[in-house]
Context: one part of a larger RNA
RNA sequence: UCAUGGCUAAGGAACUCGGCAAAAUGGCCUGUAACUUCGGGAGAAGGGCGCUGACAGCAAUGUCAGCCGCAGUGAAAAGGCCCAGGCGACUGUUUAACAAAAACACAUGGCUUUGCAAAAUCGAAAGAUGAAGUAUAAGGCCUGACACCUGCCCGGUGCUGGAAGGUUAAGAGGGAUGUCAUCUGUUAAAGGCAUUGAAUCGAAGCCCCAGUAAACGGCCCGUAACUUCUAACGGUCCUAAGGUAGCGAAAUUCCUUGUCGGGUAAGUUCCGACCUGCACGAAUGGUGUAACGAUCUGGGCGCUGUCUCAGCCAUGAGCUCG
Numbered sequence: 001u002c003a004u005g006g007c008u009a010a011g012g013a014a015c016u017c018g019g020c021a022a023a024a025u026g027g028c029c030u031g032u033a034a035c036u037u038c039g040g041g042a043g044a045a046g047g048g049c050g051c052u053g054a055c056a057g058c059a060a061u062g063u064c065a066g067c068c069g070c071a072g073u074g075a076a077a078a079g080g081c082c083c084a085g086g087c088g089a090c091u092g093u094u095u096a097a098c099a100a101a102a103a104c105a106c107a108u109g110g111c112u113u114u115g116c117a118a119a120a121u122c123g124a125a126a127g128a129u130g131a132a133g134u135a136u137a138a139g140g141c142c143u144g145a146c147a148c149c150u151g152c153c154c155g156g157u158g159c160u161g162g163a164a165g166g167u168u169a170a171g172a173g174g175g176a177u178g179u180c181a182u183c184u185g186u187u188a189a190a191g192g193c194a195u196u197g198a199a200u201c202g203a204a205g206c207c208c209c210a211g212u213a214a215a216c217g218g219c220c221c222g223u224a225a226c227u228u229c230u231a232a233c234g235g236u237c238c239u240a241a242g243g244u245a246g247c248g249a250a251a252u253u254c255c256u257u258g259u260c261g262g263g264u265a266a267g268u269u270c271c272g273a274c275c276u277g278c279a280c281g282a283a284u285g286g287u288g289u290a291a292c293g294a295u296c297u298g299g300g301c302g303c304u305g306u307c308u309c310a311g312c313c314a315u316g317a318g319c320u321c322g
Base pairs, nucleotide, nucleotide: 001317002316003315004314005313006312007311008310010308011307014306019303027049028048029047030046035040037145050067051066052065053064054063055062056061068072080301081300082299083298084297085296086295087293088292092104093103109142110141111140112139113138114137120129121128122127146288147287148286149285151219152218153217156216157215158212159211160210161209162208165207166206167205171201172200175196176195177194178193179192180191220235221234222233246280247277258274259273260272261271262270
């Protein structure tokens, strides 16, 4: 000097990104709030505890009086607690060896496919899974307990259905051109081979017509009484329709430490509001929510060497001397 333990005057988070670490709490009896899904919350919180005598009682025990210590579950062993908010309902799962979470899963809800030799999946096939199941089943996608809800748009993209018309492949259909040596014979035609090929017929698909958003997705502009501001109002010109309820400087707000209020002596964080939402918004779910969380954020009580500001002791290592 380092490591690991033990103790510390006065103060008590002034430390620090942050009470990280440490300290504190710990048993039994009593008692227990808001809120709540009536189960919880809850071990909430808080208070008491030794010994002696008297009384009551069968006793456990209780009441009263007194006594001692710094200290009474007298050693050891044994939750720190409270308030408010975000996220996720919960128990669970995860990056074996830097991330345990707000991520994944989940019960719930919805859409969609599938009538059984099912759809879907693996395989070249045979075959197998699905399933020794049968729509209260199986597969895919999304949402994510519960409560209240889930608005408008089918123009684009997708999916489903339709079949009148348009387009349209192979194929069918048939026209044209070139040529047919030698021999015989007057010409013409049929035909063969080769090159090319019009009209017409011709399925699905696409165009087209409907439906469909808990499919992918999307959700305006202008105007005043004063000239500023705002918009009760207007528009179908643009558009398919113009963001409804609820929430809102938010895990989303750039400007921004927005403004006001609370908490502090002092608060870029926090809580409650406002709404000017750069760029919330309704199953890529919206808003709440008891309980839960080695979650995140802010505050408080207790407690302490975290600190003011260090000191001492023990053990081990190192260093110096021997």
Overview
This is a predicted structure of a 322-nucleotide part of an RNA (large-subunit ribosomal RNA, domain IV) from Pedobacter sp. IW39. Its mean pLDDT, the model's own confidence on a scale to 100, is 82. Rfam family: Bacterial large subunit ribosomal RNA. Taxonomically the source falls in Pedobacter (Bacteria, Bacteroidota, Sphingobacteriia, Sphingobacteriales).